[in-house]
Molecule: small-subunit ribosomal RNA
Organism: uncultured bacterium
RNA sequence: CAUGCAAGUCGAACGGAAAGAAUGGUUUCGCAAGAAAUUGUUCAAUUAGUGGCGGACGGGUGAGUACAAGCAGGGAACGUACCCUAAACUAUCGCAUAGCUCGUCGAAAGACGGGGUAAUUCGGUAUGUGAUCGCAAGAUUAAAGUCGCAAGACGGUUUAGGAGCGGCCCUGUGCUUAUCAGCUUGUUGGUGGGGUAAAAGCCUACCAAGGCUAUGACGAGUAGGGGGUGUGAGAGCACGACCCCCCACAAUGGCACUGAGACACGGGCCAUACGUCUACGGAUGGCAGCAACUGGGAAUAUUCGGCAAUGGGCGAAAGCCUGACCGAGCGACACCGCGUGAAGGAUGAAGUAUUUCGGUAUGUAAACUUCUUUUGCCAAAGGGUCGACCUUCGGCGAAUAAGCACCUACAAACUACGUGCCAGCAGUCGCGGUAAUACGUAGGGUGCAAGCGUUAUCCGGAUUCACUGGGCGUAAAGAGUCGUGUAGGUGGUUCAUCGCAUCGUACUUGAAAGCCCGGGGCUCAACCCCGGCGUUGGGUACGAGAUGGGUAGACUUGAGGGUGGUAGAGGAAAGAGGAACUCAUGGUGGAGCAGUGAAAUGCGUUGAGAUCAUGAGGAACACCAAAGGCGUAAGCAUCUUUCUGGACCACUCCUGACACUGAGACACGAAAGCUAGGGGAGCGAAGCAGAUUAGAUACCUGCGUAGUCCUAGCCCUAAACGCAUGCCUGCUAGAUGUUCCGCCCGCAAAGUGCAAAAACUUUUUUGCUUUUUGUGGGUGGAGUGUCGUUAAGCUAACGCGUUAAGCAGGCCGCCUGGGGAGUACGAUCGCAAGAUUAAAACUCAAAGGAAUUGACGGGGACCCGCACAACCGGUGGAGCGUGUGGUUCAAUUCGAGACAAAGCGAAGCACCUAACCAAGUUUUGACAUGCUACCGUUUUAACCACCUGGAAACAGGAGGCUAUCCGCAAGGAUGGUAGCACAGCUGCUGCAUGGCUGUCGUCAGCUCGUGCCGUGAGGUGUUCCCUUAAGUGGGCCAACGAGCGCAACCCGUGUCCAAUGUUACAAGUGUCAUUGGAGACUGCCCCCUUUGAAGGGGGGAGGAAGGAACGGACGACGUCAAGUCAGCACGGCGCUUAUAACUUGGGUCACACACACCCUACAAUGGCGAAAAACAAUGAGACGCAAGGCGGUAACGCUACGCAAAUCUCCUAUAAAUUUCGCCUCAGUUCAGAUUGAGGUCUGCAACCCGACCUCAUGAAGUCGGAAUCGGUAGUAAUCGCAGAUCAGCAGGCUGCGGUGAAUACGUUCUCGGGUCUUGUACACACCGCCCGUCAAGCCACCAAAGUUGGAGGCGGCCGAAGAGCCCCGCAAGGGGAGCUAAGCCGAAUUCAGCGAUGGGGACUAAGUCGUAACAAGGUAACC
Repeated sequence: CAUGCAAGUCGAACGGAAAGAAUGGUUUCGCAAGAAAUUGUUCAAUUAGUGGCGGACGGGUGAGUACAAGCAGGGAACGUACCCUAAACUAUCGCAUAGCUCGUCGAAAGACGGGGUAAUUCGGUAUGUGAUCGCAAGAUUAAAGUCGCAAGACGGUUUAGGAGCGGCCCUGUGCUUAUCAGCUUGUUGGUGGGGUAAAAGCCUACCAAGGCUAUGACGAGUAGGGGGUGUGAGAGCACGACCCCCCACAAUGGCACUGAGACACGGGCCAUACGUCUACGGAUGGCAGCAACUGGGAAUAUUCGGCAAUGGGCGAAAGCCUGACCGAGCGACACCGCGUGAAGGAUGAAGUAUUUCGGUAUGUAAACUUCUUUUGCCAAAGGGUCGACCUUCGGCGAAUAAGCACCUACAAACUACGUGCCAGCAGUCGCGGUAAUACGUAGGGUGCAAGCGUUAUCCGGAUUCACUGGGCGUAAAGAGUCGUGUAGGUGGUUCAUCGCAUCGUACUUGAAAGCCCGGGGCUCAACCCCGGCGUUGGGUACGAGAUGGGUAGACUUGAGGGUGGUAGAGGAAAGAGGAACUCAUGGUGGAGCAGUGAAAUGCGUUGAGAUCAUGAGGAACACCAAAGGCGUAAGCAUCUUUCUGGACCACUCCUGACACUGAGACACGAAAGCUAGGGGAGCGAAGCAGAUUAGAUACCUGCGUAGUCCUAGCCCUAAACGCAUGCCUGCUAGAUGUUCCGCCCGCAAAGUGCAAAAACUUUUUUGCUUUUUGUGGGUGGAGUGUCGUUAAGCUAACGCGUUAAGCAGGCCGCCUGGGGAGUACGAUCGCAAGAUUAAAACUCAAAGGAAUUGACGGGGACCCGCACAACCGGUGGAGCGUGUGGUUCAAUUCGAGACAAAGCGAAGCACCUAACCAAGUUUUGACAUGCUACCGUUUUAACCACCUGGAAACAGGAGGCUAUCCGCAAGGAUGGUAGCACAGCUGCUGCAUGGCUGUCGUCAGCUCGUGCCGUGAGGUGUUCCCUUAAGUGGGCCAACGAGCGCAACCCGUGUCCAAUGUUACAAGUGUCAUUGGAGACUGCCCCCUUUGAAGGGGGGAGGAAGGAACGGACGACGUCAAGUCAGCACGGCGCUUAUAACUUGGGUCACACACACCCUACAAUGGCGAAAAACAAUGAGACGCAAGGCGGUAACGCUACGCAAAUCUCCUAUAAAUUUCGCCUCAGUUCAGAUUGAGGUCUGCAACCCGACCUCAUGAAGUCGGAAUCGGUAGUAAUCGCAGAUCAGCAGGCUGCGGUGAAUACGUUCUCGGGUCUUGUACACACCGCCCGUCAAGCCACCAAAGUUGGAGGCGGCCGAAGAGCCCCGCAAGGGGAGCUAAGCCGAAUUCAGCGAUGGGGACUAAGUCGUAACAAGGUAACC
């Protein structure tokens, strides 16, 4: 908000109207019947208007509302139509008016005028039971009739009472915010007046100046309240749909009228906004009633039926009205019930999925057999608003009926394929980068089921705001001191009293519904009905007297006071002092001083530094000094004086609970900083300069301003920490140190008194007593306080532990994930700097504590290693060789990359190998297995050789030889052809793997069982002390044992013995060989050392060998995603006329360059030559080693003995270096040998690319190597040659063998690596770690901001409708006026939001820039 409906009813209140029926009268027509007209009476029904009652109920909504309303309990100053009870009355008279009629105006709505009319309309008179007013007398004050033949019924008036309903007042109670702290002028009270049904500042005039507030006023925000609902064990927390009670509202704002009741949802007036009609003059409307429509939205229904039931209004009643209500419709929105079949059924069917190919799962599931019929469909009877539908009964037929989510963990449920950090998932952790139970699909499974999931919200879990029921040393959290102290909270002993709290009993209230319990009704249930309990609360009355409290009194132990003493860097002020320092002046003196890691800047011949004297100045106070003292904390230190605060002890004299804590408040408060004025020696932010450095706005150095000091005033913060520990009180084992006090004992000194003796003028000595001072010891108590860490106890642990972080009580402060942020805004304080108070958006899934194990440290301690040092020889420079990178190329195949790749895989690249390139070929294939068909007598196959093309592979052709085995045969096997399965791959992944290997490292470690300790991770053992090459051994020990490693066992060499001796040996068996034994263990002696140990050191004997005799093999748990898919094996993926196979040729051998590892040299310790002399060992040999002889300058060739080897050969007529002799004489050489030319030899199908060797000739660089770097500790380095594997050939490499044969080691400071213990850690991918800030880029939210836009509430002013009251005029109707007021306009401020150029910081974002601030002593300790 179109349209329809939601409040009407009464003719028995009234006058009428029009139509009907019945029955009369009159007139006309008609013979009559009858018809028509007109006029009465009666009846029933309808009804506009007047009048009465009801439209204040019922129905809707939640805007407003936080001293309001609600709820609970009370109260007094009121009203009440209809209803009930009681009493009395209901007589009489009259004036109007609507309707109606006649006109006028208007488009309409409607309005106005004339005439006439009724009543239960209105008015007058009478009566007055009563009522009101009044002290009284007395005065005032009512009514209506209708119906009925009547009886009477229904009404009317007055009064009193009741019931129910309503109005008003009081108390209590329940939201957030103090970044709202002061609010209020009708405000608080009084008097007079007004006003209301009624109390009242409710209104008004005057008077007084009150009233509220930290127990939160005032303001702001939000909100209808309750019964109850959801959740929860409860306490609570959140909410207020449906139902019930109350309130408020009806387009927005204001106002009154009528009425019993309204300031009235479907009444009125006015204003405003919006809409509709219009003839433009005007008129009209209010769905937050039921439906419906439009719009908005994630989203919410039918323009339904009926008054049959319940209830309401009117009526005497019949009845009418009723979108209240009862029903139906739509929606799985919720709750409840039911079904989609039941029983049997193993060939465990098919299909599907998977598979280790055997099977397994779906699965008794299906099919199939038997049975049932809720539901469904069809029909009948009965009931019902004869509506929805209900009840009963019949027929048909397993028929009509299953989905959704999930399957990594939480959390029940797993496989396959696809995908490949993509697509995607995700509540949290997280999943996905080629084997994904996490994505998608499928199979299977799990859960729920006509539903299932998702999203949102509330409660729970969350003891995570903790009343029940938490914390604050280090995790968040004790304010800097709480020093003084207000409010508040808490409070010693005792008597009496009160009875406020508290407790008890009774009554009352706490509506019904709901919840709970027990019954009952719908077939059950949901649902409904009945009864009970409960409603934890409030009120009233009576009682109790413990505990708390009030009142009054008493007490002394808490607290305070008094007297006498004590210690102290407690505070404030004034004065005094010496050392040092700097400066100034003067003297002496003469070249440096100062400073550093090293330097330089700086000072100095104008005389520094050094030294002496004098003077000036400012600041701070050495030793004493300490675990010490004082103070609330901050803090306080030379000495003296004055003033002053507090503490403690003793006495137990006084007061008599005066106490504790303490929100706000007040006070103090390091350093730095600020204002004003002084002062200024030293030090020293800023600044300047010198260094360092990649840079150095730093660390270091030289100067140096503010400041540091004083006076006065601010600031008010610190890791203000002292043990990150609030104050007070009580209780709970000890040990020790220190300060003060008391008591006892002793010593010393001084003094008083008494006595004795001596002496006697004084006096002296001794003894006793007593006082003071000093000092020592003991003991006791008290106070302050220190250290170790023990009991109990506590704690997450660390730790605390009578100075508690233990056990308790009282009070205060503070905390609630990290960041944003102690920041923004606001407020207060401040001169400023800034301080106090103190958020949010956004963002992360952590941040944090304590402890553990490692790793690491420019931490510490100890120890080892050719690690350094010492010594010897090299590499790095040259030439060449080999390997690698790079480059090039058709291809230069691939792998290996710090140590731990680079003479490595490769123990040997011309073809082959061979993986690369070019060209040419093949396709069941070069190789394996199986199946099918054919051939197999004939051609053919195998085998043999041939021809054509060709570079070959291969293609094509034509021959020879013929078949073998099994079987009677068919046929089969070997074989071939064709086809199918399959072969094949040095193709990819060493980050899917096995195996093998490297490395730390031959380092001495790595673990286990039981026990013990710890909440636990873990620890102990394994640490410690001594020792060792060693976790080797010994000692000690909450450990006792054991395992893998170490060592030993094994092999070789060295000595001896025995046996056997071929081929060794001239011969014996001496050497030698083989086999088996012995031998060495710090075993023995001496000395030193150590703990009477283990061991270590020195020496000796014996011995071949002496302290592991020497060398090898042997490699713990593990680390490096170390290396290898190209040695082999193997998962997955890829190719399949090609990424497979074959062939020819080429390439791996390229060449500006760089690196690694060798070789050869640069020469005289040498080269060459000649002659001569001497000594090995290990090995290899038949596709082989080859003697001897001959030829050749030689490589080598020819021939050939021997040997499968302790026999023969290589190789023995020579190993080389070595020794002797000669020449060379310091040169690019008689050094060095590259390169090149020519000629040869050998191997091999084949030496062009691309082999080795020989001869002749040629004769390069190179004259000992920069920075740097490697190996070696004894038969080692250095040097010399020999052999072997691979191999047709090719060795400067590799692996072995022997010959000659040194130097040096003070030692562990440093470099590298390693081991053990300890310490720190923000590291754990473990320092090649972690991590901070600016800048640059993107994005997000926020703050400030000139301004701008909008809202809110008051304030002031102007204007001002309707309206009640007031005033005036009027008989009245009505008119006029002033004030008040809604709305409107204007203004100054306040406040809340939106936007905002620009500025600011913040959060976040795989690989941006610059540095390296922090974590280790983080390389200058860090932090406030």